SAM riboswitch aptamer (S box leader) from uncultured Butyribacter sp., 92 nucleotides, folded computationally. The model forms 92% of the base pairs in the Rfam consensus.

[in-house]
């Protein structure tokens, strides 16, 4: 910087010791019945990738595994919504 996705789906253990949930304030949610992070393992998905290719599969390379979190700002709107941006991830 380009292209696609983003309301599906998957968690116990150990270590740590108080924070945590991307986006200011703020709510609201999880949290010493133990938070981030980190290590081990286990899984989910299916972007790359593999095959006998309208389908399938999952060995590698990544990515995820509380919840639709909610809320300011842009544009269409009367409101619901929507869509852009912003973010995350992949892949050139």
């Nucleotide at each position: 910087c380009u292209u696609a996705u983003u309301a599906a789906g998957a968690g116990u253990g150990g270590c740590g010791g108080a924070g945590a949930g991307u986006g200011a304030a703020g709510g609201c949610u999880c949290u010493g019945u133990g938070a981030a992070a980190c290590c081990a393992c286990g899984g989910c998905a299916a972007c790359c990738c593999c095959c006998u290719u309208u389908g399938g599969g999952a060995a590698g390379g990544u990515g995820c595994c509380a919840a639709u979190c909610u809320g300011a700002g842009c544009g269409a709107u009367a409101a619901a919504u929507c869509g852009a941006a912003c973010a995350a991830u992949a892949a050139g």
The source organism's lineage runs through Bacteria, Bacillati, Lachnospirales, Lachnospiraceae and Butyribacter. Model confidence (mean pLDDT): 77 of 100.